Glycine riboswitch aptamer from an uncultured Acidimicrobiales bacterium, 91 nucleotides, folded computationally.
Its Rfam family is "Glycine riboswitch aptamer". Its family is annotated with glycine biosynthetic process in the Gene Ontology.
Model confidence (mean pLDDT): 80 of 100.
RNA sequence: CACAGCUGUGUGGGAGAGCGCCGGUCCGAUCCCGGCCGCCGAAGGAGCAACCACCCCGGAAACUCUCAGGCCCCUGUACCGCCCAGCGAAU
Numbered sequence: 001c002a003c004a005g006c007u008g009u010g011u012g013g014g015a016g017a018g019c020g021c022c023g024g025u026c027c028g029a030u031c032c033c034g035g036c037c038g039c040c041g042a043a044g045g046a047g048c049a050a051c052c053a054c055c056c057c058g059g060a061a062a063c064u065c066u067c068a069g070g071c072c073c074c075u076g077u078a079c080c081g082c083c084c085a086g087c088g089a090a091u
Base pairs, nucleotide, nucleotide: 002091005087006086007085008084010082011081012080013079018037020036021035022034023033024032038071039070040069044067045065046064047063051059052058
């Protein structure tokens, strides 16, 4: 100096689920607010597990649960790609 990998910004891609009922606001409610019922899982969170590790302590999913979040569009979302920046083992 380069490189596996990690973190972060930006950017591109990226689902799911009531235009349900009632009331309110409003010229007007699929859209805003509240309540009721019904749903979704890919912010986050929690649980178990293949597996890993092990003296102890444990780690761990896109599975599961829906506390949270979400259910017109938009926005956002786990995850993937790219640029840039930082860290960076072996070699």